[in-house]
This is a predicted structure of a 151-nucleotide part of an RNA (small-subunit ribosomal RNA, 3' minor domain) from Firmicutes bacterium HGW-Firmicutes-14. Rfam family: Bacterial small subunit ribosomal RNA.
Context: one part of a larger RNA
RNA sequence: CACCGCCCGUCACACCACGAAAGUCGGCAACACCCGAAGCCGGUGAGCUAACCGUAAGGAGGCAGCCGUCGAAGGUGGGGUCAAUGAUUGGGGUGAAGUCGUAACAAGGUAGAAGUGGGAAGUGAGAAGUUGGAAGUGAGAAAUCACGGAA
Numbered sequence: 001c002a003c004c005g006c007c008c009g010u011c012a013c014a015c016c017a018c019g020a021a022a023g024u025c026g027g028c029a030a031c032a033c034c035c036g037a038a039g040c041c042g043g044u045g046a047g048c049u050a051a052c053c054g055u056a057a058g059g060a061g062g063c064a065g066c067c068g069u070c071g072a073a074g075g076u077g078g079g080g081u082c083a084a085u086g087a088u089u090g091g092g093g094u095g096a097a098g099u100c101g102u103a104a105c106a107a108g109g110u111a112g113a114a115g116u117g118g119g120a121a122g123u124g125a126g127a128a129g130u131u132g133g134a135a136g137u138g139a140g141a142a143a144u145c146a147c148g149g150a151a
Stems, first nucleotide, its partner, number of pairs: 003108001005105001008101002011098001013095004018090003023085002026082003031077004039070001041068004047063003052059002136147004
């Protein structure tokens, strides 16, 4: 490259990161309870015992054994937090020459913009109820029964 200009949004295609999602699977630090090694300490100590006391018997002291408090690891449980992953789903970003329209820029052909109220079609969410019946749980020798209630 100057209105044969500029420019907006949906849609289609490709890629990127992110959000939601029945859930699934891990990490971390705690908490509650259970169990409780070694060891210290406390208790007990009918068994054992060289040094001290005693002529001796025995005593003092010590030790084994046993009990208890604390106690690492471990177990159980419900939560917290941080990631990973998940059918499906939501918008966002980016991408020479795709689709549909023409909203804005000139009084852009209805001046434009911001806030706010109402609101059709459409779209989405959704209590209760109906249908449906996956995991999981309990009982049982099993058959099976009961609870349960995801998409």

It was read from a public genome assembly.